RNA sequence: CGUUCUCAGGGCGAGGUGAAACUCCUCACCGGCGGUGAUGGCGAGCGAUCGCCAAAGCCCGCGAGCGCCCAUCCGCUCUGGCGGAUGGGGUCAGCAGAAUUCGGUGCGAUUCCGAGGCCGACGGUAUAGUCCGGAUGGAAGAGAACG
Repeated sequence: CGUUCUCAGGGCGAGGUGAAACUCCUCACCGGCGGUGAUGGCGAGCGAUCGCCAAAGCCCGCGAGCGCCCAUCCGCUCUGGCGGAUGGGGUCAGCAGAAUUCGGUGCGAUUCCGAGGCCGACGGUAUAGUCCGGAUGGAAGAGAACG
């Protein structure tokens, strides 16, 4: 480097209002993947030290989703376009999602410790990060075998 295979997201408990809310209000609960990392664990060494593993939702990137663009088909049309379905595109980053803030330790921390704040696709439904659905899908990536 190539081929094949496997794996790859967590969370509504209590009370209130109401005809109806796991959707609103009060208190709760959850945090994908890679990088960075002063902390922790395990192992080796007499030791300096070395190796392995874990470690950030809001630091740097990525993914799914929505949007956007392109193609095909169907429908409508005032012939300018509009709507729907399917497929493709990340050299489209537009929405993405967040002021992470204050204090502490320290040479050094947006990562540790303490307190507080904030964020979470689309469709459905009494307004949803937590319910149901597309999804027995897709995928960042992780691992294994073979060449």
FMN riboswitch aptamer (RFN element) from a soil metagenome, 147 nucleotides, folded computationally.